[in-house]
RNA sequence: GCGCUUGUAGCUCAGAGGAUAGAGCGUUUGGUUGCGGACCAAAAGGUCGCUGGUUCGAGUCCAGCCAGGCGCACCA
Numbered sequence: 001g002c003g004c005u006u007g008u009a010g011c012u013c014a015g016a017g018g019a020u021a022g023a024g025c026g027u028u029u030g031g032u033u034g035c036g037g038a039c040c041a042a043a044a045g046g047u048c049g050c051u052g053g054u055u056c057g058a059g060u061c062c063a064g065c066c067a068g069g070c071g072c073a074c075c076a
Stems, first nucleotide, its partner, number of pairs: 001072007010025004018056001027043005049065005
């Protein structure tokens, strides 16, 4: 340099164009308990990597860029 792939909550991930973007774990609060763990209930937490484009409508499709991974090429 070329190709493929990944990027969504603190972490691991789901979400194949439509309605308020979700789960588990974690965190916080309450319940329970002699205290803690476990268990039960609730809450907080996201401008979906960035910028444009397509569309009535984009996390999803397209383009460029950024970052991670894999392969290939180049290397006096």

Predicted 3D model of a 76-nucleotide RNA (transfer RNA) from a Thermomicrobiales bacterium. Model confidence (mean pLDDT): 80 of 100. The same sequence occurs in records of 3 taxa. Rfam family: tRNA. NCBI's taxonomy places the organism under Bacteria, Pseudomonadati, Thermomicrobiota, Thermomicrobia, Thermomicrobiales. RNAcentral holds the sequence, with entries from ENA and MGnify.